Model confidence (mean pLDDT): 82 of 100. A computed fold for a 72-nucleotide RNA from a Candidatus Pacearchaeota archaeon, annotated as transfer RNA. Taxonomically the source falls in Candidatus Pacearchaeota (Archaea, Nanobdellati). Rfam family: tRNA. The family's RNA type in Rfam is transfer RNA. Gene Ontology term of the family: triplet codon-amino acid adaptor activity.
RNA sequence: CCCUCUGUAGUAUAACGGUUAUUACAGGCGGCUGUAGACCGCUUGACGUAGGUUCGACUCCUGCCAGAGGGA
Numbered sequence: 001c002c003c004u005c006u007g008u009a010g011u012a013u014a015a016c017g018g019u020u021a022u023u024a025c026a027g028g029c030g031g032c033u034g035u036a037g038a039c040c041g042c043u044u045g046a047c048g049u050a051g052g053u054u055c056g057a058c059u060c061c062u063g064c065c066a067g068a069g070g071g072a
Base pairs, nucleotide, nucleotide: 001071002070003069004068005067006066007065010025011024012023018055027043028042029041030040031039048064049063050062051061052060
């Protein structure tokens, strides 16, 4: 310098271009309990970044950033 892959809540993870972005753990509140844990119910929280295409983008295209791998 070039190529490929990856980037989504605190952590892990899903999502044909179209319903309010999924689920688990964690966090908060409540129930239960003599207390706590376990269990049950409710709930907060996320699309790496900047543009483009489109009626509509986590999804497609481009630049950049970060990580992993390969080549020279």